RNA sequence: CAACCGACAGGGCAAACCCGGUGAAAAUCGGGGACGCAAAGUUAUGGGUCUAAGGCCACCGCGGGUGGUUAUGAUUGCCAGAUU
Repeated sequence: CAACCGACAGGGCAAACCCGGUGAAAAUCGGGGACGCAAAGUUAUGGGUCUAAGGCCACCGCGGGUGGUUAUGAUUGCCAGAUU
């Protein structure tokens, strides 16, 4: 320096659900709470998945409504890469 492993000790994070807030939504933030996690630390770079405000298209009873399509939105506790 690189790769693999993670004993012992001290610890770390925090699912579902509940309350309050933000958002069109997906979701997310704070508090409570622990299902679990050796990166369940960071990063949206690649893939996957979710949402569709706005745009476009079609239709309808047409100042609007419905459907389809589309991230610039979201997800790192979906997988991988990078990084500490």

This is a predicted structure of an 84-nucleotide RNA (c-di-GMP-I riboswitch aptamer) from a Chloroflexota bacterium.
Its Rfam family is "c-di-GMP-I riboswitch aptamer". Its family is annotated with cyclic-di-GMP binding in the Gene Ontology.
The model forms 95% of the base pairs in the Rfam consensus.
The coordinates come from a structure-prediction model, not an experiment, and the mean pLDDT is 90.
NCBI's taxonomy places the organism under Bacteria, Bacillati, Chloroflexota.